[in-house]
Molecule: Bacterial RNase P class A
Organism: Thermodesulfobacteriota bacterium
């Protein structure tokens, strides 16, 4: 200098004016006014996991169902995180995957003879028959060779055989069992034995282990116009309660399981839940780390037909044009936006900054 891997931080600043939503103070009987201070994110998103909180259900247990799945740890909990183990990709930094297919059942497209009690298309070998000296037909043997396929039942060499084959042997690889050593453990290393050589798929059924009651802030609680049904009491049915004709009187009309009052009910609406919390920052300590403990300090959104905005100036960033330079002019700036609250995961993102590491090349 080039090419990469990985972790973290930011994601415009400031001033003025006009608005919007909370909070505090003052004034006002009230409506409201004035002053001060605050007001979206790293993902607020997807709603995919886990929890808090709330209501309902629940003696205890089982069946059924669902989720998860190497080991140890962290945590309120987790499909999360940290450290490690094994396997795979990469020269490497690093990244990806994770119970059991040697318990049983099912399935394995196309191609291929055969896709799992293996299998005979070509080839090879043997017997028989025919023509006849190399072919054809037929019966059998053979998985060493060819061919098909994502995948064809260990590899190399030798023996063996009609030809072949773990059929037998040596070595190598793997598996299973036993033993020893190391490790909390997953597992690793070493030794012995057995020809044991066993395809894939569990996001197919299934087996083993662990965990799991349901619904969700439109949860739930309180206040409460109205309507229906309900309860109690009063008045009243031609001797008329009550209602209408604006109020009063007269008068008129309507009027009977009717009408009035209260209770109760709980719709509209309002209040609450609501934001101080597994909280942020700083310091110290423990731990490889995730994280935990202690001390100090701070309070920093709470809308609900849903606030958190708009306009302008200056500065900063990027691009284009002019310009020796200074600078001038024009343009651009992402993904997105709280809705009860947290911990995660995943996905989106213009433009930047910082740290650590790897490979190649060059120079000293």
């Nucleotide at each position: 200098g080039g090419a990469g891997u990985u972790g973290g931080a930011c994601g415009g600043g400031u001033c003025a004016u006009c608005g919007c939503c909370g909070c505090g103070g003052c004034c006002g009987c009230g409506a409201g006014g004035c002053c001060g201070g605050g007001g979206a994110g790293g993902a607020a998103a997807g709603u995919c996991c886990g929890g808090g909180c709330u209501c309902c259900g629940c003696a205890g247990g089982g069946c059924g169902g669902g989720a998860c799945g190497c080991u140890g740890g962290g945590u309120a909990a987790c499909c999360c995180c940290c450290a490690g183990g094994g396997g795979g990709a990469g020269c490497g930094a690093u990244c990806c995957c994770c119970g059991g297919a040697a318990a049983g059942u099912g399935c394995c497209a196309c191609a291929g003879a055969a896709a799992g009690c293996a299998a005979a298309c070509c080839g090879c070998c043997c017997g028989c028959g025919a023509a006849g000296u190399u072919u054809c037909g037929u019966g059998g043997g053979u998985a060493a060779g060819g061919g098909u396929g994502a995948a064809a039942c260990g590899g190399u060499g030798g023996g063996g055989u009609a030809a072949g084959a773990g059929c037998c042997c040596a070595c190598c690889a793997g598996u299973u069992g036993c033993c020893g050593c190391g490790g909390c453990g997953a597992c690793g290393c070493g030794g012995c034995a057995a020809g044991c050589u066993c395809g894939g798929u569990a996001a197919a059924c299934c087996c083993c282990g662990u965990c799991c009651g349901g619904a969700g802030c439109a949860a739930g609680a309180c206040c409460a116009a109205a309507u229906a049904g309900g309860a109690a009491g009063g008045c009243g049915u031609u001797u008329g309660a009550g209602g209408c004709c604006g109020g009063c009187c007269c008068g008129g009309c309507c009027g009977a399981u009717g009408u009035c009052u209260u209770c109760g009910g709980g719709u509209a609406g309002g209040u609450u839940g609501c934001u101080u919390g597994a909280g942020g920052c700083c310091g110290g300590g423990g731990g490889c780390g995730a994280c935990c403990c202690c001390g100090g300090u701070c309070c920093u959104g709470g809308a609900g037909g849903a606030a958190u905005g708009a306009u302008g100036g200056c500065c900063g960033c990027c691009c284009c044009g002019c310009u020796u330079u200074c600078g001038c002019g024009g343009g651009g700036a992402a993904c997105a936006g709280a809705a009860c609250c947290c911990g995660g995961c995943u996905u989106a993102c213009a433009g930047u900054c910082c740290g650590a590491c790897u490979c190649c090349u060059u120079a000293a």